[in-house]
């Protein structure tokens, strides 16, 4: 220099055009004589920038970031 993957929550991961769940982990609280385990609640997010759509995490252009491969 060329081609391709991935990018979602504090971490690991689902989802594929109709307003994003789980699991851990964190905060109350309720059980308990205290811990520990258990239980219920909550907060917390789709890489940036655009374009298509009534509506985009998803389609499409670009761009960053990390991997991978050829040279």
């Nucleotide at each position: 220099g060329c081609a391709g993957a991935u990018g979602u929550a504090g971490u690991a991961u689902a989802g594929u055009g109709g307003u994003a769940g789980u699991a851990c982990a964190u905060a109350a609280c309720c059980u308990u004589c205290c811990c520990a385990a258990g239980g219920u609640u909550a907060g917390a997010g789709u890489g940036u920038g655009g374009g298509u759509u009534c509506g985009a995490u998803u389609c499409c252009c670009a761009u960053c970031a990390u991997c991978u491969g050829c040279u």
Molecule: transfer RNA
Organism: bacterium